[in-house]
RNA sequence: CGUGCGGGAGAGUUCGGCCGAUUGUCAGCCGGCCGGCGCCGAAGGAGCAAAUCCUCCCCGGAACCUCUCAGGCGGCAGGGACCGCGCG
Numbered sequence: 001c002g003u004g005c006g007g008g009a010g011a012g013u014u015c016g017g018c019c020g021a022u023u024g025u026c027a028g029c030c031g032g033c034c035g036g037c038g039c040c041g042a043a044g045g046a047g048c049a050a051a052u053c054c055u056c057c058c059c060g061g062a063a064c065c066u067c068u069c070a071g072g073c074g075g076c077a078g079g080g081a082c083c084g085c086g087c088g
Base pairs, nucleotide, nucleotide: 001088002087003086004085005084006083007082012037014036015035016034017033018032019031020030022028038073039072040071044069045067046066047065052062053061054060
């Protein structure tokens, strides 16, 4: 470095429209699609502007720091930095 297994967080009980089901009908609940606002940060990406670390300083660099482009925000599923064990 690769690979297998295990662990692995955060953030919508949101608003509106359309459709379906339910229903005598409407509303409501449920499901799907679309849009808006709010939000998260641990794939990836970007940045050193702040703070931090690598150094006493400058320059420079880095990140679980910052930004949220991407991604994600009921549960399941999936993804998941990082950690542990095994193998090559």
Predicted 3D model of an 88-nucleotide RNA (Glycine riboswitch aptamer) from a soil metagenome. The coordinates come from a structure-prediction model, not an experiment, and the mean pLDDT is 80. Its Rfam family is "Glycine riboswitch aptamer". From the family's description: This family represents the bacterial glycine riboswitch. Its family is annotated with glycine biosynthetic process in the Gene Ontology.